[in-house]
Molecule: THF (Tetrahydrofolate) riboswitch aptamer
Organism: Lachnobacterium bovis DSM 14045
Formats: sequence, C1' cells, structure tokens
RNA sequence: GGCAGAGUAGAACUUUAUGCGUCAAGUGCCUUCUGAACAGGGAGUUGUCAGUUGGACGAAGAAGAAAUUCGCGGUAUAAGGUUCGCAUCCCGCUGCU
Repeated sequence: GGCAGAGUAGAACUUUAUGCGUCAAGUGCCUUCUGAACAGGGAGUUGUCAGUUGGACGAAGAAGAAAUUCGCGGUAUAAGGUUCGCAUCCCGCUGCU
C1' cells in the first nucleotide's frame, strides 16, 4: 500500500405492566424559532431527534344503582423480545497479504 472485519447512539415492529384521554388531550400532517446527538478520535448536512409558534384535519363507546368492568386511541412511560444500525468524509483498531 491492498483486501476483509469489529464496535455505538439510536430506529422500527412486537409482548407485558402501569397510566392518560374518550367532557378529545394525545398521535399523525403543514409551518415558525431554538437546541441536541450522531461507532475510539476529528469534521459533519438539505438527514435524525427534542422543545416551541401558528394552522388544517379529526375519533367508539358500551354495561352497571355504584364501585367498577369490557372496549376504543396511528395515546404516554418502563421493562423484555426480534430486526436494522455511525447520511457522508478522514484517521485509528483487528486479521490476512
């Protein structure tokens, strides 16, 4: 010098538990502004995530005397499982040569 490889944050789906809403918040969509993270090191976007401004759209309730129960929501959080996995660039690491 050449070839091959390892490793993260995280993401998607799913299971369970506990909540929230069902008096419609949330989720999803468009939009304003701010911030953050992105393998061991450096750089890093028009990508990702979080918060935020405004806007459009918009729902599944039922039983019961009650407690409550059964549902429903592209609902929240936590834990488990499966799959995927640094946008990209440079260096480093391991093996072979």